[in-house]
This record gives sequence, C1' cells and structure tokens, in this order.
RNA sequence: GGCCUAAUUCUCGAGAGAGAAGCGGAGGAACCAUAGUUUUUGGGGUGAAUCCCAACUGGCUUUCCGGUUGGGAUGGGUAACUCUUUGAGCCCAAACCCGUCAGCUAACUUCGCCGGCCUUCAAGGAGAGG
Repeated sequence: GGCCUAAUUCUCGAGAGAGAAGCGGAGGAACCAUAGUUUUUGGGGUGAAUCCCAACUGGCUUUCCGGUUGGGAUGGGUAACUCUUUGAGCCCAAACCCGUCAGCUAACUUCGCCGGCCUUCAAGGAGAGG
C1' cells in the first nucleotide's frame, strides 16, 4: 500500500473500559407452510466450504465407517482511483457451535466486529462515477 472475512470508523477515558454509527448473525406473531419430536435415521446454526464416482489404505473378515489421491457436478475468491458486470489463468471447498430445542415472521429481544495472508506486481474487455 493491498487481498480474504460481517469483522470497520468515530467519540469519551491515563488505562481498564464505555458509547455511537456502519456492517453481519440469532431468537421471535398473524397469514402461509410443515412425514420422520416423544431412549430418535434426533434436530438445528455460522460459513462458499456440498454431492457423486474410482483407486489405494486403516479399523478383526464380509457388511459398514474413516483417511489419502484423482476425476466430475456444484458453490466461493482473485488486487492498485471506486463500484457493477464479463472473463482467461490460478486458488479454496475448511473449521466450529447449540444441546433434544428453534419453519417463515411485524413489533420486540439479543450477539459479533476476530483471524489469516501479499509486496513492483497482481491477464484482459465493457459501463457508470471520480
């Protein structure tokens, strides 16, 4: 100076911390919707992070479960004035939480603003603005 992400800015305060704006999430009527809640195939949330096939492989053999690799479908990211769109190549498809419980949902209630990365170049095209 940039990128991913909601995860930024401002004010007060010596600090701890508090407040505000902005962005993001959850719960929560009517109407509408609704097989699988009741020792059960439990269910649900944040997030792009799901599904299928094959090979190899671990768990006592089959079954079954898991892992690794590859491929396909699908979803997400990609940059130097800003935004939108298109698009080549490249990259990602995790992790965590609630605890038997939650559809949508006005009023209302409530929570978060972390963390990780890049360094002379980050393909180009179109539109709008500055």
Molecule: c-di-AMP riboswitch aptamer (ydaO/yuaA leader)
Organism: soil metagenome